Model confidence (mean pLDDT): 84 of 100. c-di-GMP-I riboswitch aptamer from Pelosinus propionicus DSM 13327, 88 nucleotides, folded computationally. The organism belongs to Pelosinus propionicus, within Bacteria.
RNA sequence: UAAAUAACUCGGCAAACCUGUUGAAAAGCAGGGACGCAAAGCUAUGGGUCUACAAUCGUUAUGCGAUCAAGACUGCCAGGCCGCCAUG
Numbered sequence: 001u002a003a004a005u006a007a008c009u010c011g012g013c014a015a016a017c018c019u020g021u022u023g024a025a026a027a028g029c030a031g032g033g034a035c036g037c038a039a040a041g042c043u044a045u046g047g048g049u050c051u052a053c054a055a056u057c058g059u060u061a062u063g064c065g066a067u068c069a070a071g072a073c074u075g076c077c078a079g080g081c082c083g084c085c086a087u088g
Stems, first nucleotide, its partner, number of pairs: 005086001006087001012037002017032006035075001041081003045078003048073003055067005
């Protein structure tokens, strides 16, 4: 110096839920709040999951059903990139 990781230091992030707000929805953002996380930092690249406005088809009566991401999820898994501490 690099890698692995049982500890240590400074700390970091923030689930569910509540309020407000954006959105057709999934979900996102802000505030509160902590279930947890050594990458629960970034990235939608691969897989997977969620939603279906629109579109198409079917069917009926101003609806209902089916299919489908160009939408979403990185706190589902993996890949890529970056990173704090450093005793054993």